[in-house]
RNA sequence: UCGGGCUAGAGCGGGUCUAGGGGUCCCGGCACCACACAUCCCCUUAGGUGGCUCGAAUGCCCGGGGCGUUUUGUCAGAUAUGCAUGCCCUAUGCCUUAAGCGUUGACGUCCUGCCUUGUGUGGCGGGACAAUAUGUGAAUCGGGUCAGGCCGGAAGGAGCAGCCCUAAGCCUAUUGUGCCGUGCUUGCAAGAUCCAGGACUGAGUGGAUGGUUUAGGCUCCUUGUAUGUUUGCCAAGGCUAACCGGGAUGCCCAC
Repeated sequence: UCGGGCUAGAGCGGGUCUAGGGGUCCCGGCACCACACAUCCCCUUAGGUGGCUCGAAUGCCCGGGGCGUUUUGUCAGAUAUGCAUGCCCUAUGCCUUAAGCGUUGACGUCCUGCCUUGUGUGGCGGGACAAUAUGUGAAUCGGGUCAGGCCGGAAGGAGCAGCCCUAAGCCUAUUGUGCCGUGCUUGCAAGAUCCAGGACUGAGUGGAUGGUUUAGGCUCCUUGUAUGUUUGCCAAGGCUAACCGGGAUGCCCAC
């Protein structure tokens, strides 16, 4: 120096996680395969097992490069929550003016009616008690008369049914005294204020809209502020792939 064969080493990077490494997970990306485990697992003085490829260069060092990722900071935007605020929301007054109403009498006051409640009277309805009248009314424990039948020699006796009279009671009617109920009448009193009528007074009433006072409230909205999340620009850093250039480098054989 040409060639051959080996071996060390390698077969993407970042973030999260970890004492550290690999995997899972996420991002970029294209830079082997299979199996086991995993939202957590497997290992540890070189980092699970088995294959495949490169192999002293697809490894190492230096420089370039900068796909990306990540940290911090300023500014700007969006968004969530908290706090505060503003007629932003609610209520109460005052002022102002619009429509409407008003000398055919506004507002107001009084009276009455309507309405509500209470309490009386009467009506209606339903019981109760008492009296009177008619009627009815005892099989048995009322009376009278007593067919038949029974007893008796007879006179007569006891006496069922029936009939009559009534007792207690029952039906009806009338009268009287009280009770209960009643969106039926009416009297009295109190209350309430929509409406109606009357009297007094004599010029306003009303209050859309706007402004304002006072008292509350964050449901919506405005403004400000604090904290967080997120996006973007810029700045300063960390890590860094592909790719480019350079440098150094193990063993054996052969020439």
The prediction has a mean pLDDT of 75. The RNA shown here (Bacterial large signal recognition particle RNA) has 255 nucleotides and comes from Candidatus Bilamarchaeum sp. The gene name in the source record is ffs.